[in-house]
Molecule: Guanidine-I riboswitch aptamer
Organism: Leptothoe spongobia TAU-MAC 1115
RNA sequence: CAGAUAGGUUUCUAGGGUUCCGAUUUAAUGUCCUGGGCUGGCUCAGCGUUAAAUGGCUGGACCGAGAGAAACCGCCAGUUUUCUGGUACACGGCGGGAUAAAAGCCCGGGAGAA
Numbered sequence: 001c002a003g004a005u006a007g008g009u010u011u012c013u014a015g016g017g018u019u020c021c022g023a024u025u026u027a028a029u030g031u032c033c034u035g036g037g038c039u040g041g042c043u044c045a046g047c048g049u050u051a052a053a054u055g056g057c058u059g060g061a062c063c064g065a066g067a068g069a070a071a072c073c074g075c076c077a078g079u080u081u082u083c084u085g086g087u088a089c090a091c092g093g094c095g096g097g098a099u100a101a102a103a104g105c106c107c108g109g110g111a112g113a114a
Stems, first nucleotide, its partner, number of pairs: 007073006015063002020060002022057001023054008033046006074087005089109001091112001095107003
């Protein structure tokens, strides 16, 4: 200086936002819903429906780690009769991408550093 390799899947967690559900707020609406006030169908509150906004809304659900956890499989080596052991190490931007959107997701064991 160059090349190759450092396995795969699932579940969970750190973390993440806001399509959907829920929540909150605002507005409109309903008397063929409920209650109060006034006595005329107006107003107030509750409840329901619709729309919008909010993730500095705990949530449901969702995304989710090479350098986090566990399990199974695979591979390697021993053996004795299908069991035992191993599967090491790993500091890391900026920027970009996907999805509704974002992130320890992907680019990426990248650039770079030791």